[in-house]
RNA sequence: GACGAUGUAGUUCAAUGGUAGAACGCGAGAAUCAUAAUCUUGAAGCUAUAGGUUCAAAUCCUUUCAUCGUUA
Numbered sequence: 001g002a003c004g005a006u007g008u009a010g011u012u013c014a015a016u017g018g019u020a021g022a023a024c025g026c027g028a029g030a031a032u033c034a035u036a037a038u039c040u041u042g043a044a045g046c047u048a049u050a051g052g053u054u055c056a057a058a059u060c061c062u063u064u065c066a067u068c069g070u071u072a
Stems, first nucleotide, its partner, number of pairs: 001071007010024004018055001026042005048064001050062003
């Protein structure tokens, strides 16, 4: 340089174009003589960037950026 993959909560990952969720973690409460485990509850996302298509985009198309891989 060429080609390809990935980018979503603090972390690991879901979501067939139609309300963005789960687990772990974090905060609060319950329970316990107390702690852990357990139970209830809450917060935390402009879905990497910029455009396009669409009534509607995390999802489809394009650009840029970052990471990783293959290859000369």
Molecule: transfer RNA
Organism: Thraustochytrium aureum